The RNA shown here (Fluoride riboswitch aptamer (crcB RNA motif)) has 70 nucleotides and comes from a Myxococcales bacterium. The coordinates come from a structure-prediction model, not an experiment, and the mean pLDDT is 75. The organism belongs to Myxococcales, within Bacteria.
């Protein structure tokens, strides 16, 4: 990359993996972070700048960052 079969015991909860628990959603869904400014009648969308965090919660691992020792 191609073909065939199967495909709701599923999917999701702002950055990776796993376990347990909690919550949300039902594929037309849940989910896709926050703040400030600008634009706009206003809101949302959009544009610019800034900020926290590998968890939805707990634990472990991995990656990254800081400090100390060898």
């Nucleotide at each position: 990359g191609a073909c065939a079969a199967c495909g709701a015991a599923g999917g999701c909860g702002g950055u990776g993996g796993a376990g347990u628990c909690c919550g949300c959603c039902g594929a037309c869904a849940a989910c896709c972070g926050c703040c400030a400014c600008g634009a706009u009648c206003c809101u949302a969308c959009c544009g610019u700048g800034g900020c926290c965090g590998a968890u939805g919660a707990c634990u472990c691992c991995u990656a990254c960052g800081g400090a100390g020792c060898u």
Rfam family: Fluoride riboswitch aptamer (crcB RNA motif). For this family Rfam cites "Fluoride ion encapsulation by Mg2+ ions and phosphates in a fluoride riboswitch" (Ren et al., Nature, 2012). It was read from a public genome assembly, where an Rfam model found it.